[in-house]
Context: one part of a larger RNA
RNA sequence: CACCGCCCGUCAAGUCAUGGAAGCUGGUAAGACCCGAAGUCCGCUUAGCUAACCGAAAGGAGGCGGCGGCCGACGGUAGGACCGGUGACUGGGACUAAGUCGUAACAAGGUAGCCGUAGGGGAACCUGCGGCUGGAUCACCUCCUU
Repeated sequence: CACCGCCCGUCAAGUCAUGGAAGCUGGUAAGACCCGAAGUCCGCUUAGCUAACCGAAAGGAGGCGGCGGCCGACGGUAGGACCGGUGACUGGGACUAAGUCGUAACAAGGUAGCCGUAGGGGAACCUGCGGCUGGAUCACCUCCUU
C1' cells in the first nucleotide's frame, strides 16, 4: 500500500502445551493391628556345666546354660494421606502467506457504541430491562478565548 481500508466469531486442516476423566500403574512418609530375629535388661531355675572368691573338706557364692517377660529390626494384614506416570473420551487455549459461512465492531459502520443482567440464536451476535458518554447531527442556554 490510506474504505477496493480495517476487522470479529463459528466451522475445517496442522503443530504445541494444558484442564477434566471410569480406570491402570509407580513412589513417599506416618498411624492401627499381627508376627517377632539378634541383643541389653528383669524374673525364675542348681535335676546340666563350672579354674580364680569363701571354705580344711563337703559345700556355698558367682558365672555359663535352660525357661519366661519388657523393649525390639525385618516381614505381614486392612484402611486412608500425599506426590508422580499413563488413560478411551472430553473442554477450552496458543500459533500457523493465500480454506468455509456470514459482517458484529471502527464513519451516525448504515439499528450510535459500550457496561451489568436475563432470555434466545450456525457464528460473529439479536432482543428485553437498567446504566454510562469514551456518541455524530440539529436547536437553545451559560461560560471562556479570538
Molecule: small-subunit ribosomal RNA, 3' minor domain
Organism: Phycisphaerales bacterium